Record summary: Model confidence (mean pLDDT): 77 of 100. Predicted 3D model of RNase P RNA and transfer RNA as a complex of 455 nucleotides.
[in-house]
RNA sequence: CAAGCGGGCCGGAUGGCCGCGCCCUUUUCGGGUGAGGAAAGUCCGAGCUCCACAGGGCAGGAUGCUGGGUAACUCCCAGGCGGGGCGACCCGACGGAAAGUGCCACAGAGAACAGACCGCCAGCGGGCGAAACCACGGUUUCGUUGCGGGCAAGGGUGAAACGGCGGGGUAAGAGCCCACCGCGCUCCCGGAGACGGGAGCGGCACGGUAAACCCCAUCCGGAGCAAGGCCAAAUAGGAGCGGAGAGGCGGCCCGUCUCUAUAUAACGCUCGGGUAGGCCGCGUAGAGGCGCCGGGCAACCGGCGUCCCAGAUAAAUGGCCAUCCGUCAGGCGUACUGCGCCGGACGACAGAACUCGGCUUACAGGCCCGCUUGCCUG
RNA sequence: GGCGGCGUAGCUCAGUUGGUUAGAGCAGUGGAAUCAUAAUCCACGUGUCCGGGGUUCGAAUCCCUGCGCCGCUACCA
Numbered sequence: 001c002a003a004g005c006g007g008g009c010c011g012g013a014u015g016g017c018c019g020c021g022c023c024c025u026u027u028u029c030g031g032g033u034g035a036g037g038a039a040a041g042u043c044c045g046a047g048c049u050c051c052a053c054a055g056g057g058c059a060g061g062a063u064g065c066u067g068g069g070u071a072a073c074u075c076c077c078a079g080g081c082g083g084g085g086c087g088a089c090c091c092g093a094c095g096g097a098a099a100g101u102g103c104c105a106c107a108g109a110g111a112a113c114a115g116a117c118c119g120c121c122a123g124c125g126g127g128c129g130a131a132a133c134c135a136c137g138g139u140u141u142c143g144u145u146g147c148g149g150g151c152a153a154g155g156g157u158g159a160a161a162c163g164g165c166g167g168g169g170u171a172a173g174a175g176c177c178c179a180c181c182g183c184g185c186u187c188c189c190g191g192a193g194a195c196g197g198g199a200g201c202g203g204c205a206c207g208g209u210a211a212a213c214c215c216c217a218u219c220c221g222g223a224g225c226a227a228g229g230c231c232a233a234a235u236a237g238g239a240g241c242g243g244a245g246a247g248g249c250g251g252c253c254c255g256u257c258u259c260u261a262u263a264u265a266a267c268g269c270u271c272g273g274g275u276a277g278g279c280c281g282c283g284u285a286g287a288g289g290c291g292c293c294g295g296g297c298a299a300c301c302g303g304c305g306u307c308c309c310a311g312a313u314a315a316a317u318g319g320c321c322a323u324c325c326g327u328c329a330g331g332c333g334u335a336c337u338g339c340g341c342c343g344g345a346c347g348a349c350a351g352a353a354c355u356c357g358g359c360u361u362a363c364a365g366g367c368c369c370g371c372u373u374g375c376c377u378g
Numbered sequence: 379g380g381c382g383g384c385g386u387a388g389c390u391c392a393g394u395u396g397g398u399u400a401g402a403g404c405a406g407u408g409g410a411a412u413c414a415u416a417a418u419c420c421a422c423g424u425g426u427c428c429g430g431g432g433u434u435c436g437a438a439u440c441c442c443u444g445c446g447c448c449g450c451u452a453c454c455a
Stems, first nucleotide, its partner, number of pairs: 001374010012324007020034005036349001040360002043358005048224004055254004060220005065079005080094001081092004095215002100213002102209003117155002119151003126145008163181002166178003182204001183202008228280004238271005245259004273454003288307008325347004330342005379451007388404004397435001406422005428444005
């Protein structure tokens, strides 16, 4: 210098004028404060509220290498294993297929305790052809074809072919035998563990699929701020159905609690009727922000100090001007591809609605740090 | 705001224990028939199965993620 990898951050700045929401002062002069890294999607996890301070079983759902972090998590950190990249580094739904069941289309001989199409192989009998011998009757050998037999190395099919590769062995072959690798079992060593390393044995028995059912382990009660509480206003305190049970839990059973008591009931569902107002929840204190110190590889934790930081309800957080910054194209001047001047356009994605922790997705442009590979120069 | 569901041809829908060509009706195009039109008859074309990624030999179907659309949801007696 070029190409690339990982991490962090900003995402217009300042001033003036006009305007908007909320709060505080005051009584109209003011003062304070006012979007985000994602406020988004609502995909996970919680707080909070109500249903019984929430129970047992089944069913259902979620998660899935190990250790740690956390209020919790499907998140984060560290490590292991597998895969990709020359590398920095990146990716992984990463338990179990020797518990059972299902599926594996087409092609192919055979697709799961498999199979023989081509092929390889020796032997036997028959036919045909050739050669040799001959006592002319035949005999022997070779080739070819056919039938039954042995084999699974090679070809071929397929996503996948019942260990791989090399050697020995054999009629040809084959874990039939041997070495190495893979796999399984046992033992030893290292590690907290996932796992790694080594030794011996077995002779292959065990294909794939669990984002198919399932099994194992762990976790999970339901609903959601339109939760829920209070006040006010208004109406036909109505009708139908179910009903000795009903409801509290979305499905079932049990258990328990509450409400009723033989009815024109309680309660549930449907229809009809009324109101579309206010306050709290709700933004003073939080799993809070910032700084320093300590512990830890890290995620994170602890201590001290400091700060208080939007709160609307059809919903405020905006507009204009000036200067500067950045980007883009243009013009002029100088000059040799830089600098200066002029006027112009643009500045992303998006926008709180009970609140947090994450994940995911969108994002013009820019800055910083660390690292890798290649080339050049000293 | 919260919760639930859906997306397949121009339109309305089938097809989801994953299986190799994704179908039906209407609409459309061409032809026949008719003096002509409609109806009728014959033939034909349909497609990124909402987008992207993954699992699998194989995905409309299973999983993840994004996009779009629709529905429900106040209180009182």